The RNA shown here (c-di-GMP-I riboswitch aptamer) has 84 nucleotides and comes from a Gammaproteobacteria bacterium. Model confidence (mean pLDDT): 90 of 100.
RNA sequence: CACUGCAAAGGGCAAACCCGUCGAAAGUCGGGGGCGCAAAACCACCGGUCUAAGGGGAAUACCUAUGACAGCGGAGUUGCCAGU
Numbered sequence: 001c002a003c004u005g006c007a008a009a010g011g012g013c014a015a016a017c018c019c020g021u022c023g024a025a026a027g028u029c030g031g032g033g034g035c036g037c038a039a040a041a042c043c044a045c046c047g048g049u050c051u052a053a054g055g056g057g058a059a060u061a062c063c064u065a066u067g068a069c070a071g072c073g074g075a076g077u078u079g080c081c082a083g084u
């Protein structure tokens, strides 16, 4: 430096759900919780998904991201331990 994650050590993160917070919502953040995870660390660049306040619309329909999701896939960046 590259690849691999069967076993081990030290640990790390934290789904559903509950409480609170912010938000129009999706969802975020904090606490509890623990399904899982070797990148479940970072990053909305590509695809995808969710929401639709505002805008469009005759409209309750429907469309729309400037809002979100990294625990949906890919790209990029960084990284612990062990093995080869």
Base pairs, nucleotide, nucleotide: 002084003083004082005081012037013036017032018031019030020029022027035071041077042076045074046073047072048069049068050067054064055063056062